A computed fold for a 93-nucleotide RNA from a marine sediment metagenome, annotated as Purine riboswitch aptamer.
Its Rfam family is "Purine riboswitch aptamer". Gene Ontology term of the family: purine nucleobase biosynthetic process. Rfam describes the family as follows. Riboswitches are metabolite binding domains within certain messenger RNAs that serve as precision sensors for their corresponding targets.

């Protein structure tokens, strides 16, 4: 003086919004449950040059059976845009 580990002290922006692409929050099964005050619960593999997710809620309709329709409402991953915040330089007064 210079690495390099450790520790306390201060400060410490990285947010949001809109489009677009995927995915249609979809679709196919396996077991189990409910039953007009119900319509659920576990898995499973598709689907995305894709991680994650794959539910809610109203309605309908199903006359007591096993099967459910529709409509609105999202997060996630990458892309571009726009405000916002914060930083730095230059000019001017």
């Nucleotide at each position: 003086a210079u690495a390099c580990a450790a520790a306390a002290u201060a400060a410490u922006a990285u947010u949001u919004u809109g489009c677009g692409u995927a995915u249609a929050a979809u679709a196919g099964c396996u077991u189990u449950a409910a039953u007009a005050a119900g319509g659920a619960a576990a898995g499973c593999g598709a689907g995305u040059u894709u991680c994650u997710a794959c539910c809610c809620u109203a309605g309908a309709c199903c006359g007591u059976a096993a099967a459910u329709c529709u409509a609105g409402g999202a997060c996630u991953a990458c892309g571009c845009a726009a405000a916002g915040a914060a930083g730095a330089a230059a000019u001017c007064a």